[in-house]
């Protein structure tokens, strides 16, 4: 000096003027309520606080509220190696198996294919009730050669060709994949046919909580392709709807009209069905009133720091902080200076995660190769 991997921080700054919302204090004695002193709204002044690392997606898990005064089963849905963490999770941490990379590291939809069913185009003989295209071997026939003999012929053997019958899956071909691999023996030619080693299956032993692993031991010629992100089987878990949930106050109207249906063996009751439980009616159409105010609404399984325990996620103990609560929707505008010249992008009940987007700047650890010493 180059290329890369992982982790973390930040996300324009400063000053002035004017302005917006919440809270606190004070003034205002004019307004409202209740009642004799408080509260509320408005106005003014001062102080103080005021969007994120993802606020996005609405993908998971919960807190909270209601159905509701409970439950069980079926169906359905979700997850899927092991052990931990957590309120919980499909999240996080550590480990194991498999895969990618020279490596630092990264990915993993990772239970079961002998419970059953199903799918695999083309090529190829054949792709799971598998199998013979080329080839190899044996028998038969013709022809040619050689040898021998009992010499007009017979027998043996070699080679070519043809057809038929039988054996074979070692060699070659096709394919992503052809039914264990290499070597030796054996065979008419071959084949775990036999043997050795590797591999596979089972069992034991050792290490580990476990998933699993092994320079371990023994037995067995022994392995039925791939796909379950195919249906399915197995194990575990699972009510629903949601702050537009749900309550309170005030005000107004029409305690309205019509129609259908049920009758306790019925109907209704926040995913479906059945049982159970509770209640006593249950729907449809037309028409009328209200749309105001308050609560919920922010102190949270919260964040940070310290020492202790733990490989770690994290735990419990002590301490510190108080950090938006709008409701047609608040943090903006102008000017000046600086510089790294500014990305993605705005809370609406709250929290723990995951995923996606992200200009520029800074920090740390590690890997690879080049050059020089």
């Nucleotide at each position: 000096g180059g290329a890369g991997u992982c982790g973390g921080c930040u996300g324009g700054a400063c000053a002035a003027u004017u302005g917006c919302u919440g809270c606190u204090u004070a003034a205002c004695u004019g307004c409202c309520u209740u009642u004799u002193a408080a509260g509320g709204a408005a106005u003014u002044a001062a102080g103080u606080a005021g969007a994120g690392g993802a606020a996005a997606g609405u993908c998971c898990g919960g807190g909270c509220u209601c159905c509701a005064a409970a439950g069980a089963g079926c169906a359905g849905a979700g997850u899927g190696c092991c052990a931990g963490g957590u309120a919980a999770c499909g999240c996080c941490u550590g480990g194991g198996g498999g895969g990618u990379g020279u490596g630092a590291a990264c990915c993993u939809a990772c239970g079961g294919c002998u419970a059953g069913u199903g799918c695999a185009g083309c090529a190829g003989a054949a792709a799971a009730u598998a199998u013979a295209c080329c080839g190899c071997c044996u028998u038969a026939a013709c022809c040619a050669g050689a040898a021998u003999c009992u010499u007009u012929g017979a027998u043996u053997u070699u080679g070519u060709u043809u057809g038929a019958a039988g054996g074979u899956a070692a060699g070659g071909g096709u394919g992503a994949a052809a039914u264990g691999g290499u070597g030796c023996g054996g065979u008419a030619a071959g084949a775990g046919c036999g043997c050795a080693c590797c591999g596979c299956a089972c069992a034991a032993c050792u290490g580990g909580c476990a998933a699993c692993a092994g320079u371990u031991u023994g037995u067995g010629g022994c392995a039925u392709u791939g796909c379950a992100a195919a249906c399915c089987c197995c194990a575990c878990u699972c009510g629903g709807a949601g702050c537009a949930a749900g309550g309170c106050c005030a005000a107004a109207u029409a305690g309205g009209a019509a129609u259908c249906u049920a009758u306790a063996a019925a109907a209704u009751g926040u995913a479906g069905c059945u049982c159970g439980c509770a209640u006593u009616g249950g729907g449809u159409u037309c028409g009328g009133g209200u749309a105001g105010g308050c609560c919920g609404c922010u102190a949270a399984a919260a964040a940070c720091c310290u020492a202790c325990g733990g490989u770690g996620a994290c735990g419990a103990a002590g301490g510190u902080u108080a950090u938006a609560g709008a409701u047609g929707a608040a943090u903006a505008a102008u000017u000046g200076u600086c510089c790294u010249c500014g990305a993605c992008a705005g809370a609406a009940c709250c929290c723990g995660g995951c995923u996606u987007a992200u200009a520029g700047g800074c920090c740390g650890a590690c890997u690879c190769g080049c050059u020089u010493u």
A computed fold for a 373-nucleotide RNA from a Gammaproteobacteria bacterium, annotated as Bacterial RNase P class A.
Rfam family: Bacterial RNase P class A. From the family's description: Ribonuclease P (RNase P) is a ubiquitous endoribonuclease, found in archaea, bacteria and eukarya as well as chloroplasts and mitochondria. Rfam classes the family as a ribozyme. Rfam links the family to the GO terms tRNA processing, dimeric ribonuclease P complex and ribonuclease P activity.
Lineage of the source: Bacteria > Pseudomonadati > Pseudomonadota > Gammaproteobacteria.